[in-house]
The RNA shown here (transfer RNA) has 72 nucleotides and comes from Botryobasidium botryosum FD-172 SS1. It is recorded under the gene name tRNA-Arg-CCT-2-1. Its mean pLDDT, the model's own confidence on a scale to 100, is 82. Lineage of the source: Eukaryota > Agaricomycetes > Cantharellales > Botryobasidium > Botryobasidium botryosum.
RNA sequence: GCUGCAUUGGCUCAAUGGUAGAGUGUCCGCUUCCUAAGCGGAAGGUUGUGGGUUCGAGUCCCAUAUGCAGUA
Numbered sequence: 001g002c003u004g005c006a007u008u009g010g011c012u013c014a015a016u017g018g019u020a021g022a023g024u025g026u027c028c029g030c031u032u033c034c035u036a037a038g039c040g041g042a043a044g045g046u047u048g049u050g051g052g053u054u055c056g057a058g059u060c061c062c063a064u065a066u067g068c069a070g071u072a
Stems, first nucleotide, its partner, number of pairs: 001071007010024004018055001026042005048064005
């Protein structure tokens, strides 16, 4: 240099073009003599960035950033 893969709440990951969810963590409550465990609830996301297609994009297309792998 070229090719491919990954990028989504703090962390780890889902999501057939049709309201972005879960686990874990955080906070609040219940339970307990207390703690842990358990149970219930809440907050937290411009889906890496910038464009395009579409009535509608995390998803399709283009460019670009970072990381990893392959190749010369």